[in-house]
The part of an RNA shown here (large-subunit ribosomal RNA, domain II) has 694 nucleotides and comes from a Pseudomonadota bacterium. Rfam family: Bacterial large subunit ribosomal RNA. Rfam links the family to the GO terms structural constituent of ribosome and ribosome. The coordinates come from a structure-prediction model, not an experiment, and the mean pLDDT is 84.
Context: one part of a larger RNA
RNA sequence: CCCGACGAGUUUAUAGAUACGGCGAGGCUAAGUUCCGUUAAUCGGAAUGACGCCGCAGCGAAAGCGAGUCUGAAUAAGGCGUUUAAGUCGUAUUUAUAAGACCCGAAGCCAGGUGAUCUAGCCAUGACCAGGGUGAACCUUGCUGAAAAGCAGGGGGAGGCCCGAACCCGUGGAUCGUGCAAUAUCUUGGGAUGAGUUGUGGCUCGGAGUGAAAAGCUAACCGAACCUGGUGAUAGCUGGUUCUUCCCGAAAUAGCUUUAGGGCUAGCGGCCGAUGUUAAUUAAAAGAGGUAGAGCGCUGGAUAGAGUUGGAUGGAUGAAUAAUCCUACCAACACUAACCAAACUUCGAAUGCUUUUAAUUUAUAGUCGGCUAGUCAGACCGUGGGGGCUAAGCUUCACAGGUCGAGAGGGGAACAGCCCAGAUCGCCAUUUAAGGUCCCUAAAUCCUGACUAAGUGUGUAAGGUGGUGUAUAUUCUUAGACAGGCGGAAUGUUGGCUUAGAAGUAGCCAUCAUCUAAGGAGUGUGUAACAACUCACCGUUCGAGAAUAUAUGCGCCGAAGAUACUCGGGGCUAAGUCAGGUACCGAAAAUGCGGAUGCCACUGCGUUAGCGGUGGCGUGGUAGGGAAGCGUUCUUUGCGCUGUGAAGCGAGCGCGGAAGCAAUCGUGGAGCGCAAAGAAGUGAGAAUGUCGGG
Numbered sequence: 001c002c003c004g005a006c007g008a009g010u011u012u013a014u015a016g017a018u019a020c021g022g023c024g025a026g027g028c029u030a031a032g033u034u035c036c037g038u039u040a041a042u043c044g045g046a047a048u049g050a051c052g053c054c055g056c057a058g059c060g061a062a063a064g065c066g067a068g069u070c071u072g073a074a075u076a077a078g079g080c081g082u083u084u085a086a087g088u089c090g091u092a093u094u095u096a097u098a099a100g101a102c103c104c105g106a107a108g109c110c111a112g113g114u115g116a117u118c119u120a121g122c123c124a125u126g127a128c129c130a131g132g133g134u135g136a137a138c139c140u141u142g143c144u145g146a147a148a149a150g151c152a153g154g155g156g157g158a159g160g161c162c163c164g165a166a167c168c169c170g171u172g173g174a175u176c177g178u179g180c181a182a183u184a185u186c187u188u189g190g191g192a193u194g195a196g197u198u199g200u201g202g203c204u205c206g207g208a209g210u211g212a213a214a215a216g217c218u219a220a221c222c223g224a225a226c227c228u229g230g231u232g233a234u235a236g237c238u239g240g241u242u243c244u245u246c247c248c249g250a251a252a253u254a255g256c257u258u259u260a261g262g263g264c265u266a267g268c269g270g271c272c273g274a275u276g277u278u279a280a281u282u283a284a285a286a287g288a289g290g291u292a293g294a295g296c297g298c299u300g301g302a303u304a305g306a307g308u309u310g311g312a313u314g315g316a317u318g319a320a321u322a323a324u325c326c327u328a329c330c331a332a333c334a335c336u337a338a339c340c341a342a343a344c345u346u347c348g349a350a351u352g353c354u355u356u357u358a359a360u361u362u363a364u365a366g367u368c369g370g371c372u373a374g375u376c377a378g379a380c381c382g383u384g385g386g387g388g389c390u391a392a393g394c395u396u397c398a399c400a401g402g403u404c405g406a407g408a409g410g411g412g413a414a415c416a417g418c419c420c421a422g423a424u425c426g427c428c429a430u431u432u433a434a435g436g437u438c439c440c441u442a443a444a445u446c447c448u449g450a451c452u453a454a455g456u457g458u459g460u461a462a463g464g465u466g467g468u469g470u471a472u473a474u475u476c477u478u479a480g481a482c483a484g485g486c487g488g489a490a491u492g493u494u495g496g497c498u499u500a501g502a503a504g505u506a507g508c509c510a511u512c513a514u515c516u517a518a519g520g521a522g523u524g525u526g527u528a529a530c531a532a533c534u535c536a537c538c539g540u541u542c543g544a545g546a547a548u549a550u551a552u553g554c555g556c557c558g559a560a561g562a563u564a565c566u567c568g569g570g571g572c573u574a575a576g577u578c579a580g581g582u583a584c585c586g587a588a589a590a591u592g593c594g595g596a597u598g599c600c601a602c603u604g605c606g607u608u609a610g611c612g613g614u615g616g617c618g619u620g621g622u623a624g625g626g627a628a629g630c631g632u633u634c635u636u637u638g639c640g641c642u643g644u645g646a647a648g649c650g651a652g653c654g655c656g657g658a659a660g661c662a663a664u665c666g667u668g669g670a671g672c673g674c675a676a677a678g679a680a681g682u683g684a685g686a687a688u689g690u691c692g693g694g
Stems, first nucleotide, its partner, number of pairs: 001694006011099013026054003032048006058065002068080004102240002105237001109230006120204009129194001131163003134159001138155007167191003172187004206222001208218003243629006253266005267375002269372007278365001280360008293347001294345002299341003303337003307333005314326003378404004382399006409420003424595004429591003435585003438570003444582001446581006457572001463557003467554010484541005490514003495509003520535001524533002596619010630683001632680010648667004654661002
């Protein structure tokens, strides 16, 4: 991993609801007892059994009264009742509560026991430690010395002494790591007469022991051993929860919560009943409102100017710091001009909301009552906001927004949330949507007019661009424009000042006049200053358009990434872009034909239940609700099959809308089925499920 079997909403009590049944102003018996049947064990049926339960009357705390009663002084007033009247018992289904309560799953807590054959410490009694080295105390001999003492030699043999086997330990490394081994092997290493090692026997234990202390060890996992019991502990957590079809179909929100991944109530779903257009949409009419926008009259902010008042610096005047006058600057005020605001408003929409009326027919809507679920992690997109960086596939609100969730199909290369479109079933029929029509790849190498030359298309900004198209405006131009060539570009004068110098060309001031076709008291280069070159300006040559500005289309640069430029690819100069047009392709959409089924209306048959017909509208679906069925085991009754072959197993014609049923054949060798009811240990693919097998 596969196969087979087993494997999860049960039972009891009480209460509510619904359906059906009995009796009905009544309904019901309980324990027990008796009888009958039956069993290993007590189970079933019948009868009996009330001072009991519910209902038929309520009100009051109660006495109590009673269609009334209570409060009250009350005949007032008010509260709760009456007037509307059906209950009760049983069965089934469903929900709640109490129980293990759908199943499996803790770590744990407590009690009683079992363990010191491992290991920790201790007690008793035994055992063991090759060899080598060092050479303490002490003793002694000699020498020196007056002595004390010192030195030297010999003996001696101390030590948690040294080196190093056995023995004990386990430092570093390697091997191993489904091992030789649930801690080993090899090598290296520490201790090795000691707080040493070790045999045997014994003692101490679970909140306890033991511990040269690591919460170590207490029989291979000890911050509280192991076994059994309480025990099916508890688990707001995870996983799992078994046949079919049909109808409807959510939520991821609000409030509260030691609450936030859990609950309760509401919201949204389902079923039943009642009501019967009250609902929705559109139109008209009438309303409330302070958003978008706008505005500056208010509240604030903010810019410029002139002014008034006040302050203030400096100055004038004055003997003075007094008084008076002028003033850079500052503040306030009103004015002029132009602005800003979620917490500003003299104004003010569109949508939306409320009410009334009418129309539409979507419909089986809406509303109310009862019973009963799931939901409380939402996601993206669009729009309007807050937070953030007008960052995020970010976060948080809003919209009776959309889709996904719970939605398949087509498009988007691929791609829950984007675009189109909502799958009842069948068809080798038709038409379209989004999107497409050169090939991959269904359909135009379609038509008309433009643009683009960048492979732009097929990634991006500020900024740049004499790339190119379009439009508009202005100016010059055969009296010759614009560009180019040739020539001139002078004189007073070196203008004045300044300056070492300043001559058109450092700087300041002025910027005239003359001769002229024209020529600035000079546009640049240049010189120390001049010179020199050049420009404006003029003439000539040439011979037709030239220049500037604005707006705009498509381009270009800006443009650096790691496998290969990847537009999905090939490739394309259209098969790119813009505008217009005609065809075609293209979905589970729409249409056609046929079938199934739900609801509604009308209608036929039928006592009801129900069975049909016609028409209309429907039939995606998770959580979840409702309905109808299939199958398994057993019981009762009836009817059947079976050695001329039951069940089971293998194959399976055929039948049914599905679960399923099943002729027949083989195998097998003794029981089994059908119908109507009843009762459940009633359906397996998942639970790191359990057991067995491969």